[in-house]
RNA sequence: AGGAAAUUAACUUAAUGGUAGAGUGUUUUACUUACAAUAAAAUGGUGAAAGUUCGAUUCUUUCAUUUCCUA
Numbered sequence: 001a002g003g004a005a006a007u008u009a010a011c012u013u014a015a016u017g018g019u020a021g022a023g024u025g026u027u028u029u030a031c032u033u034a035c036a037a038u039a040a041a042a043u044g045g046u047g048a049a050a051g052u053u054c055g056a057u058u059c060u061u062u063c064a065u066u067u068c069c070u071a
Base pairs, nucleotide, nucleotide: 001070002069003068004067005066006065007064010024011023012022013021018054025043026042027041028040029039030038047063048062049061050060051059
């Protein structure tokens, strides 16, 4: 320099253009003499900016970061 891929909750990750979910975590409550386990509830998210669309995590463009390949 050229090409490819990825970016979603604190972590690991789902999601055919049509209400963003799950597990772990954290907090609270119940249970217990107490802790653990268990049960219930709560918490918290689409990398940034534009565009297309009635509607964008999803499609398009640019930028940022990371990884891989070629030279």
This is a predicted structure of a 71-nucleotide RNA (transfer RNA) from Actinomortierella ambigua. Its Rfam family is "tRNA". The family's RNA type in Rfam is transfer RNA. Model confidence (mean pLDDT): 82 of 100. Taxonomically the source falls in Actinomortierella (Eukaryota, Fungi, Mortierellomycetes, Mortierellaceae).